RNA sequence: AGAGUUUGAACAUGGCUCAGAUUGAACGCUGGCGGCAGGCCUAACACAUGCAAGUCGAGCGAGAAAGCACUUCGGUGUGAGUAGAGCGGCGGACGGGUGAGUAACGCGUAGGAAUUUGCCCAGUAGUGGGGGACAACAUGUGGAAACCCAUGCUAAUACCGCAUACGCCCUAUGGGGGAAAGCAGGGCAUCUUCGGACCUUUAUCGCUAUAAGAUGAGCCCGCGUCAGAUUAGCUAGUUGGUGGGGUAAUGGCCUACCAAGGCAACGAUCUGUAGCUGGUCUGAGAGGAUGAUCAGCCACACUGGGACUGAGACACGGCCCAGACUCCUACGGGAGGCAGCAGUGGGGAAUAUUGGACAAUGGGCGAAAGCCUGAUCCAGCAAUACCGCGUGAGUGAAGAAGGAUUUAGGUUCGUAAAGCUCUUUCAGUGAAGAAGAUAAUGACGGUAUUCACAGAAGAAGCCCCGGCUAACUCCGUGCCAGCAGCCGCGGUAAUACGGAGGGGGCUAGCGUUGUUCGGAAUUACUGGGCGUAAAGCGCGCGUAGGCGGCUUUUCAAGUUGGGCGUGAAAGCCCGGGGCUCAACCCCGGAAAUGCGCUCAAAACUGGAUGGCUAGAGACCGGGAGAGGAGAGUGGAAUUCCCAGUGUAGAGGUGAAAUUCGUAGAUAUUGGGAAGAACACCAGUGGCGAAGGCGGCUUACUGGUCCGAGACUGACGCUGAGGUACGAAAGGUGGGGAGCAAACAGGAUUAGAUACCCUGGUAGUCCACCGCCGUAAACGAUGAAUGCCAGCCGUUGGAGAGCAUGCUCUUCGGUGGCGCAGCUACGCAUUGAGCCAUCCGCCUGGGGAGUUACGAUCGCAAGAUUAAAAUACAAGGGAAUUGACGGGGGCCCGCACAAGCCGUGGAGCAUUGUGGUUUAAUUCGAAGCAACGCGAAGAACCUUACCAGGCCUUGACAUCCCGGUCGCAGCCUCCCGAAAGGGAGGCCUUCAGUUCGGCUGGAUCGGUGACAGGUGCUGCAUGGCUGUCGUCAGCUCGUGUCGUGAGAUGUUGGGUUAAGUCCCGCAACGAGCGCAACCCUCGCCCUUAGUUGCCAUCAUUUAGUUGGGCACUCUAAGGGGACUGCCGGUGAUAAGCCGCGAGGAAGGUGGGGAUGACGUCAAGUCCUCAUGGCCCUUACGGGCUGGGCUACACACGUGCUACAAUGGCGGUGACAAUGGGUUGCAACCUCGCGAGGGGGAGCUAAUCUCUAAAAACCGUCUCAGUUCGGAUUGUAUUCUGCAACUCGAAUACAUGAAGUUGGAAUCGCUAGUAAUCGUGGAUCAGCAUGCCACGGUGAAUACGUUCCCGGGCCUUGUACACACCGCCCGUCACACCAUGGGAGUUGGUUUUACCCGAAGGCAGUGCGCUAACCGUUCGCGGAGGCAGCUGACCACGGUAAGGUCAAUGACUGGGGUGAAGUCGGAACAAGGUAGCCGUAGGGGAACCUGCGGCUGGAUCACCUCCUU
Repeated sequence: AGAGUUUGAACAUGGCUCAGAUUGAACGCUGGCGGCAGGCCUAACACAUGCAAGUCGAGCGAGAAAGCACUUCGGUGUGAGUAGAGCGGCGGACGGGUGAGUAACGCGUAGGAAUUUGCCCAGUAGUGGGGGACAACAUGUGGAAACCCAUGCUAAUACCGCAUACGCCCUAUGGGGGAAAGCAGGGCAUCUUCGGACCUUUAUCGCUAUAAGAUGAGCCCGCGUCAGAUUAGCUAGUUGGUGGGGUAAUGGCCUACCAAGGCAACGAUCUGUAGCUGGUCUGAGAGGAUGAUCAGCCACACUGGGACUGAGACACGGCCCAGACUCCUACGGGAGGCAGCAGUGGGGAAUAUUGGACAAUGGGCGAAAGCCUGAUCCAGCAAUACCGCGUGAGUGAAGAAGGAUUUAGGUUCGUAAAGCUCUUUCAGUGAAGAAGAUAAUGACGGUAUUCACAGAAGAAGCCCCGGCUAACUCCGUGCCAGCAGCCGCGGUAAUACGGAGGGGGCUAGCGUUGUUCGGAAUUACUGGGCGUAAAGCGCGCGUAGGCGGCUUUUCAAGUUGGGCGUGAAAGCCCGGGGCUCAACCCCGGAAAUGCGCUCAAAACUGGAUGGCUAGAGACCGGGAGAGGAGAGUGGAAUUCCCAGUGUAGAGGUGAAAUUCGUAGAUAUUGGGAAGAACACCAGUGGCGAAGGCGGCUUACUGGUCCGAGACUGACGCUGAGGUACGAAAGGUGGGGAGCAAACAGGAUUAGAUACCCUGGUAGUCCACCGCCGUAAACGAUGAAUGCCAGCCGUUGGAGAGCAUGCUCUUCGGUGGCGCAGCUACGCAUUGAGCCAUCCGCCUGGGGAGUUACGAUCGCAAGAUUAAAAUACAAGGGAAUUGACGGGGGCCCGCACAAGCCGUGGAGCAUUGUGGUUUAAUUCGAAGCAACGCGAAGAACCUUACCAGGCCUUGACAUCCCGGUCGCAGCCUCCCGAAAGGGAGGCCUUCAGUUCGGCUGGAUCGGUGACAGGUGCUGCAUGGCUGUCGUCAGCUCGUGUCGUGAGAUGUUGGGUUAAGUCCCGCAACGAGCGCAACCCUCGCCCUUAGUUGCCAUCAUUUAGUUGGGCACUCUAAGGGGACUGCCGGUGAUAAGCCGCGAGGAAGGUGGGGAUGACGUCAAGUCCUCAUGGCCCUUACGGGCUGGGCUACACACGUGCUACAAUGGCGGUGACAAUGGGUUGCAACCUCGCGAGGGGGAGCUAAUCUCUAAAAACCGUCUCAGUUCGGAUUGUAUUCUGCAACUCGAAUACAUGAAGUUGGAAUCGCUAGUAAUCGUGGAUCAGCAUGCCACGGUGAAUACGUUCCCGGGCCUUGUACACACCGCCCGUCACACCAUGGGAGUUGGUUUUACCCGAAGGCAGUGCGCUAACCGUUCGCGGAGGCAGCUGACCACGGUAAGGUCAAUGACUGGGGUGAAGUCGGAACAAGGUAGCCGUAGGGGAACCUGCGGCUGGAUCACCUCCUU
């Protein structure tokens, strides 16, 4: 510090996810030791048991027992003035726990004044003299108990007067008021019941009063302190005053009266949540999150209320009352409060021992000894965190065994192990043994530590290995099982699942899950945005607020600097130090960014003050304008009515129909009525804030611009709330010509709730009435100021110049292009540029901006505000390359058109396919590009299929062992369908040799490795092939442009068959394609003449022979054609045109071979090769027979025909390519014929197949025929082991359909189509198929509108698996969360009323009453108590609400879900451009009306700009 993920790729936006750190953690696997720390985050749920607060006899009275000793047995002494209890004092307000409540002066920080403070410190002054009680105790009563009552006795540092009063308190300043306690020690005289009393004194300890300190506490105040506005108003003791009360003290704290205030948009009130802080975690920081342990503060102690005591409490281990719960009970009553330490149950993913000790540190009491102390110090439990250590070290290659893998060689685990040589930390055993303790006292603890001993001995796991992210292979599995943080893996070769080997990481831990921060600049103060990605309010005015021109003086609030105080300690950081190190601990420093006080400065902001004119305003004079609203008025057109003319149609459409019309329409003429809108002018022209505004005239009125100076003097900008305006649609009353949602009808259509047509109602118009308040209300661009190149239009002024209709300058508007700048497109002085100001808005997509609920507004429709659950990893922008378009332009092709011949109809085919059938009908090929295709030829074989019967190292290959030397071959016989099995015979004796049954070779038998497979996968592959397409394209290097994908080149203007060539050009070159080079045909030449040829000379039936090689021909090599020449055209180029020349051939001369980058997971595992999988007495091999030849049917490809351009008969002319010895066969002969019997010649320019056929002549005369030949019968021929299934041919006989073929559709542009025959491969035989050859030999092409295919450019795109794309909504099914809902239940809260425990307060107090006073001694007074009354008040109750949550029959929409239904709304002009607002309608997407937008393609026109 970044990375992954949207795309075919790229950029930017934007979310999601990961790597880091963290933790009071939990879970899984594993687990050696030690140090140090922390350990109920949940139920402030309930608690058994034990302990956690006592102490003082030196305040006081009283005072046992057991035991022991003695004993007269009664008791005595001791225990012992002990234990225990009581009165009294101090402490139980500390320490310890918890975080429920609390949004608060609770906390933090900084201050303040009207207070108090036990014990403590240091002062001052005292401490004299009296009195009366109550517990304990005793006796008696009640009760189960807890406990209580009555009577009686008694002490005090308990209680109460009196005296005194330096301070003190009150006061009217005269005065008045108010204390105390002794104990103990010592001493001494007297008395004594020998206990002591009494007197005196003070080294102590106490007591009283007062003032001061310290400490603690109370109170007040500035500032800071969570979320929600779908909480906007709250408040009657409320705010203030006066008097009074109350308190330690101020104060509405309380009360009476008076006033009507107080708080709040700088967020009151309400609701939810929460103890606050130092700190902790994270982060570069700013921040964010958090508030365990430690420390400070607060609050609470079963729940609620209350006071008492006290210095201090409204009191955790005190009291009273109410409530819930638990326990005891004799049913009458009682007891209790672990959020102290342990512990239990429960809850929970989850958190420890009912331990030791007061030794230390502290606390309480005490004079002290001491006692108490679950505070504390220690130990125990659990890897909970952090830190440290160990599980050995060295050597060791035969690179062992074994595992894994393998290309079978090897590689790897791996110096790893073993072996050899060492060491002993930790753990273990034994011995010694601290400090903590200044004299004594040690729980920890025989602990820490030290020494010795033994032995490598007792001690390694967890996660991961597709990318992010370090680390790879094999096997298994086969969209299964499973994984997954995100992207995503898994459908038979998974580095992603599971196992293994290997590797990587960390290590007594490792992973997972959860939390927080970070990364995230993803809430942006530091540090983001808003034209199109989310985001500018529809537009003005304006309140609060924020911001604000130049200048003088001043103040010092902000600001800046210095000083002082504070900012607890601990922590963090730095420097030291101590535990062997570290964690940990100790010491010191720094820091603590803050707040307060104070001194100073005066630039800037601010306050005050004076001035200025550049901002703003107002005055004067002109100007333009569809600015607004009122009244009036005009013509054209539509429709209707009346009348005339006139006759059969009109209207409407793609075509029609509905409709109108002989009752006279349409058309036309004249007249009238009514409503609405204002052609031309008209213009990126004008005006207005926006919406918007258009005939003309008139009165009223707003804004704006220009010019000129005089005036005011910052009066300004923005603007949360607020308020005015605000298209269309929609609402009410009028009006209503046209148009026209709804509606009706006609068409279209599969349907058509639409598009088209005919009608037609709301509405459109007016008025206002009262509304509504929204639009793609758009420049998708908030307002205002300043600054920053220009050029060209247009509009409204003003000025100047002259050539008087032009130019220039300037101000205000409105446009185009364009520089700098800016982020892609683009914007660009009218900014989306550069500064500063103010407002509004945004924070992933969906759910959802017409969402729900709530609230406000509205008559309604609805508008505004505006969530969540849920579920996704995307959604969106601009741009790129393709592909596509029922987009455009240009061009090509037998693509269409123009023609010719066919197919589709018939019959047939030994034709192919589908289907069906079958034991099997083997398999493959499937639009073009499968279907006379693989198959250039299935009777057996082929053959892969089926049935049956056989073989198992095999029909075939290699190795090993054994036999033989011949193996073979030939013949015969038996079983058998054959294969196969069995028997016999004939023939014969391999080669080399080191002479060895040595080697080679052959063969037989055997064993196992293996053979074998036309079994599967063409979606694992190679090779080969088809196709687009012989279409003209496909790319690269360097350079340049762009952030980039990419672009440029390759586009453009011409041209070509062609990316062919030329020109231009930020491109310059190059490659694969095109063309050419190759073959063949066409002309000529040269060479060579046998088997070819024959002009000349002989010769012959015959080029037969001699002869010749001129010609033909053959087959080798050359020449020739290049737009080369001429004219025209074009840019003078490339090229094109010419029935031009010449030439055999003319513009690629004809044909062939040749197939770019790629596409189709195209075809082929059955040609071959091959990975993987599968079979192995069978899915292998041999054999016989059958099948591939089936047959209601459908399709493709062909043949033959339907006839006269023909059939039949006759005559008999002219080819070329090829083939031939297992062959072609002349010729002779037999047969009607297929063919048979002989057979010359030929291994071929020699012989042969070989006859060419159409042509020509004659005949037939339009008919199912002298057409056509199917079908069938009979008889034959040939091939072959064999023609039954299932061959071909021949002869005779038979003589079917068919009379030119519907929709549709194929081929062909010249030696082509059509037509005619010929040959060949395969092959024993079998050709209408295929391949090849020649003969005869046409028609037509105006042209490119249309169909199909293709190429280039451009455009749109929501497509990229690329239109066979994408994608919307209803319905149906399943699941999920959620809204409404008659209600039901619960929590919380408010108001009114009722009730009124305990308690203090107030009043009363006839009952009761020791201290003081008076007294006549009877009593009275003061004071007090009980009781009673009153207001207050907790709990509780009644009624009515508010609010939150849970639940609810039914119901609404939403989301999700490999293959459901209906359509086809959107994306291309998406086939009716789409979208926004509104209204109506419809199964649904949607359709239609009105207004608006371009975020619409295409064509044309206008205007403007650029060149």
Small-subunit ribosomal RNA from an uncultured prokaryote, 1507 nucleotides, folded computationally. Its Rfam family is "Bacterial small subunit ribosomal RNA". The prediction has a mean pLDDT of 82.